Model confidence (mean pLDDT): 87 of 100. A computed fold for a 348-nucleotide part of an RNA from a metagenome, annotated as small-subunit ribosomal RNA, central domain. It matches the Rfam family "Bacterial small subunit ribosomal RNA".

[in-house]
Context: one part of a larger RNA
């Protein structure tokens, strides 16, 4: 390498936009590039094959065929790919016209609740546990009224619900703003799919400057447990967690399932349109999306099963026995943490 595969045995990049490639709808002509047929010339010999011969035989030596699957040049063939030209609409897309929505940014604003600060009101206990103690409290606390401060995160609604390529999005208004469905006809005429590299977004910790800092909290102190107890309980408590800006670029980033197209039984719930009947409850349908269950198939089984893991096509990324090891070394990139690319000796 072939060749087999990637839901759970190794193995789908955390997502996307998109260069070069790879692929690529109907349909008329025209070319002959690929293609295919034939011919011609080459394709040294030797050696492989096959048929003789010749050393007693055999290896070996000889002869004569065929092969040398290749390359060239020529004549013809035009389905099919590929080029040119023309044409059309089923793909794609854009215009009208609707519509659901935690999709994103910004500036604003609400109540509940924790904590603190004043005042009052009241007096000895409060917290906190499996039981305690550390701890807070006559300097007057726990409770409970009233006032005011600051932070952060929004209870009910809520859902198996929505919405975004992922990440992830939820208190209420405004303001910009991205995508999506659904429907009419109209228009563009294949303009696509996928994407090595590239660029771009990526939770959470973690870093750099300045802020903020209510609750919660790594680390730390103290208190229990315990044979110990660098722990689980508990009472304190800093980084952080919150904003603005730059970084870092990882995650059980999971559906552990790449992205597309088209095909392959059918229930039933739900979201979001339309359409036509009955009507004020719903029935047919029909497009889009998320669930449940299930039949052909498919699976090693578990399951999947029109939201494929089924049946086929295009394209990209990975896999190739455990450990050594996603490390070493060397390159990139990063303030660093460390990411990223990625072996091998040795082992079994």
């Nucleotide at each position: 390498c072939u060749g087999g595969g990637c839901g759970u045995a190794a193995a789908g990049c955390g997502c996307g936009u998109g260069u070069a490639g790879g692929c690529g709808g109907u349909u008329u002509g025209a070319u002959u590039a690929g293609u295919c047929a034939g011919a011609u010339g080459u394709g040294a010999a030797a050696u492989c094959c096959c048929g003789g011969g010749g050393c007693u035989u055999a290896a070996c030596c000889u002869c004569g065929g065929a092969a040398c699957u290749g390359c060239a040049u020529u004549u013809g063939a035009a389905a099919c790919u590929g080029u040119c030209a023309g044409a059309c609409u089923a793909g794609a897309g854009u215009a009208c016209g609707g519509u659901a929505g935690g999709g994103g940014a910004u500036a604003g604003u609400g109540g509940a609740a924790u904590u603190c600060c004043u005042a009052g009101u009241g007096u000895a206990g409060a917290g906190g546990u499996g039981a305690a103690a550390u701890u807070c409290g006559u300097a007057g606390a726990u409770a409970u009224u009233a006032g005011g401060a600051g932070g952060a995160a929004c209870a009910c609604c809520g859902a198996u619900g929505g919405c975004g390529a992922a990440g992830g999005c939820a208190g209420c208004u405004a303001u910009c703003u991205g995508g999506g469905c659904c429907g009419u006809u109209a228009c563009u005429g294949a303009c696509g799919c996928u994407g090595a590299g590239a660029c771009g977004c990526g939770a959470a910790a973690g870093c750099g400057u300045g802020g903020g800092g209510a609750g919660c909290a790594a680390a730390c102190a103290g208190g229990a447990u315990u044979a110990g107890a660098u722990a689980c309980c508990c009472u304190g408590g800093u980084a952080g967690u919150c904003c603005a800006c730059g970084c870092c670029g990882u995650a059980a980033a999971c559906g552990a399932u790449g992205g597309g197209u088209g095909c392959u039984a059918g229930a039933u719930g739900u979201c979001g349109g339309g359409a036509g009947g009955u009507u004020u409850u719903c029935c047919u349908u029909u497009c889009g999306g998320u669930g449940u269950c299930g039949c052909a198939g498919c699976u090693a089984a578990c399951g999947c099963a029109u939201u494929a893991a089924g049946c086929a096509c295009c394209c990209c990324g990975c896999c190739u026995g455990g450990g050594a090891a996603g490390u070493a070394c060397g390159g990139u990139c990063g303030c660093a943490a460390g990411a990223u690319u990625a072996a091998a000796a040795c082992u079994c």